The RNA shown here (c-di-AMP riboswitch aptamer (ydaO/yuaA leader)) has 160 nucleotides and comes from Trujillonella endophytica. The organism belongs to Trujillonella, within Bacteria. It matches the Rfam family "c-di-AMP riboswitch aptamer (ydaO/yuaA leader)". From the family's description: This family represents a conserved RNA structure found upstream of the ydaO and yuaA genes in Bacillus subtilis and related genes in other bacteria. Model confidence (mean pLDDT): 76 of 100.

[in-house]
């Protein structure tokens, strides 16, 4: 000097997930920081009237229905299982693996537009819930990036 990793502080991103405070307690000389149990403010979500919506008839297939969330929907390929047929093969269905696209969503560190890139999951209720004033119940997590703060255009703000 370079690369990589960790810790603390600060800055920033997704997300509702932030702030204040009482008691107990750990560290500490103190300041202060952390943990446990609560309360309050803010933010978020569920249940819950009138009105409105749904609620009518017939047929087919299937078998619950609903919620949070951007996370829905469509197509292909691979082999496996099962069924049918005109049985060296074809068709249908099921679950698994793996690609492509898509409704929709996010970043680009003041804002908007363009554009590139990225996501397009997961979980919960438990046979039950449309909307919904009053009322009522619950949540306030988790994850990630940056020190060379660097996409383009326009407009702000600030500084010189």
């Nucleotide at each position: 000097g370079g690369c990589u990793g960790g810790a603390c502080g600060c800055c920033g991103c997704c997300g509702a997930g932030u702030c204040g405070u009482g008691c107990c307690u750990g560290c500490c000389u103190u300041c202060g920081c952390g943990g446990g149990c609560g309360c309050g403010a803010g933010c978020c979500g569920g249940g819950g009237a009138c009105c409105c919506a749904c609620c009518g008839c017939a047929g087919u297939a299937c078998u619950g229905g609903g919620g949070u969330g951007a996370a829905u929907c469509c197509c292909g390929c691979c082999g496996c299982c099962g069924a049918g047929c005109a049985c060296u093969g074809c068709u249908c269905g099921g679950a698994g693996g793996u690609g492509g696209g898509u409704a929709g969503g996010g970043c680009g560190u003041c804002u908007u537009c363009c554009c590139u890139c990225c996501c397009g999951a997961a979980c919960c209720c438990g046979u039950c819930a449309g909307c919904u004033a009053a009322c009522u119940c619950g949540g306030u997590a988790g994850g990630c990036g940056g020190c060379c703060a660097c996409g383009g255009a326009a407009g702000a703000a600030g500084u010189g």